[in-house]
A computed fold for a 338-nucleotide RNA from a Gaiellaceae bacterium, annotated as Bacterial RNase P class A. A source record names the gene rnpB. The sequence is in RNAcentral, with records from ENA. Its mean pLDDT, the model's own confidence on a scale to 100, is 77. It matches the Rfam family "Bacterial RNase P class A". The family's RNA type in Rfam is ribozyme.
RNA sequence: GGUGCAGGCCGGGUGACCGCGGUCGGCCGCUUCGGCGGCCGGUCGAGGAAAGUCCGGACACCACAGGGCAGGACGCUGGCGCAAGGCCAGGCGGCGAAAGCCGACGGAAAGUGGAACAGAAAGCAGACCGCCACCGGCGUGUCUCCGGAGAUGCCGGCGGUAAGGGUGAAACGGUGGGGUAAGAGCCCACCAGCGUCGCGGUGACGCGGCGGCUUGCCAAACCCCGUUCGGUGCAAGGCGAACAGGGCCCGUCAUCAGGUUGCCCACCGAGGGCCCGGGUAGCUGCCAAGAGGGAUGGUCACCCAAGACAGAAUCCGGCUUACAGGCCUGCUACAGCG
Numbered sequence: 001g002g003u004g005c006a007g008g009c010c011g012g013g014u015g016a017c018c019g020c021g022g023u024c025g026g027c028c029g030c031u032u033c034g035g036c037g038g039c040c041g042g043u044c045g046a047g048g049a050a051a052g053u054c055c056g057g058a059c060a061c062c063a064c065a066g067g068g069c070a071g072g073a074c075g076c077u078g079g080c081g082c083a084a085g086g087c088c089a090g091g092c093g094g095c096g097a098a099a100g101c102c103g104a105c106g107g108a109a110a111g112u113g114g115a116a117c118a119g120a121a122a123g124c125a126g127a128c129c130g131c132c133a134c135c136g137g138c139g140u141g142u143c144u145c146c147g148g149a150g151a152u153g154c155c156g157g158c159g160g161u162a163a164g165g166g167u168g169a170a171a172c173g174g175u176g177g178g179g180u181a182a183g184a185g186c187c188c189a190c191c192a193g194c195g196u197c198g199c200g201g202u203g204a205c206g207c208g209g210c211g212g213c214u215u216g217c218c219a220a221a222c223c224c225c226g227u228u229c230g231g232u233g234c235a236a237g238g239c240g241a242a243c244a245g246g247g248c249c250c251g252u253c254a255u256c257a258g259g260u261u262g263c264c265c266a267c268c269g270a271g272g273g274c275c276c277g278g279g280u281a282g283c284u285g286c287c288a289a290g291a292g293g294g295a296u297g298g299u300c301a302c303c304c305a306a307g308a309c310a311g312a313a314u315c316c317g318g319c320u321u322a323c324a325g326g327c328c329u330g331c332u333a334c335a336g337c338g
Stems, first nucleotide, its partner, number of pairs: 001334001004331007012303007020045011047309001051320002054318005059233004066265004071229005076090005091105001092103004106224002111222002113218002128165002130161003134157005142149002173191006192214001194211007237284003245276006258268002
C1' cells in the first nucleotide's frame, strides 16, 4: 500500500419563513358545568433496525396454575442471565491459505422402520466370475517292459476360500509384508475404531502404554433418555354512564352446564346456554412522542459525504431480515521500502 476477516460509530448539520401533535402560561367565546373551541407566547416531539410477530419477561384476567395423560420446546462442556429457541468462552467436526465462519452436537446391542436399480449378497448377510485340495473321466508333448503311464490342460463331483475381479453411493476395518494347498488379523508393522490403565484438565476432551482383533448409514425417521412448559393477552383489564326487554333449553338433594389449548381425576358450582331486540362506544390503562384512520412536512440559503433501509401505538431482553455512502480500531495473507 492492499485483499480478506472481526468489532464499533454516523447515516445529515446551521439559519429563516409557512405548516403539524402534546404540554405549560395568558386572553377570548361557548357550555348540558363533564368540558369544548379559537388566538398569542414558551417548550418538547421516531429507530438501529421503530420491520418480522419468531422466543422470553414485566403487567393484567381466569384461577386448586393441584396430580396425570397427550402435546410442545431444548439436547457437547463450563459460565452469565429473571428467562429465552439468548449470550460468552472452550471441546469436537466441517469449510477456508490464514485471520475467521458454520454446526438440529445425548442414544443405532431397548425396539420398529427406510435405502430405487444393479449385485451372489445391503446387517450381523453372502458366492456371479474366479483361486486351491481330493476323487473320477478324457487326453497332448513325452516315456514305455508296447499291457500302459501320462506333466501342463479340459470336463464332472465334492470340499475349502472371501485375498483378486465384477455390481453399487456404500460390501462386515485399510495399506504393506509374512504365511498357506489356495486364502483369511492366521501372524507382524503402521493407521483408524473399540476396550482398558496412567497422566493433564472443573469438564467436554486430549496425550501416552497395553490388548482381544473389529461390533455400516439415516433418529432434521418413529422412538428411548434427560431437562423444562397452566392458559389468554392492552382488541388484557379497571372506572363511570346509558338502556328495554321477550322467547326457548338444561339444572337447582349437590349435581347439569360452565369453570381461558385437548382428555381424565380432584376442586368450585345455583346458575348456565341459545335466539330476537334495545343502549353505550366515554374516561383510563398510555410515559422525557403518547397519537386514535392515526402528529414533524414544504420552501430558500450555506456547509457537505448525506441519496440508503425506512415511522413509535403498554413496556422491556433477545433473535432474524433490510441498508446507498462515510469514518475508526484490530487481525490474517501478499507486495514494496528501511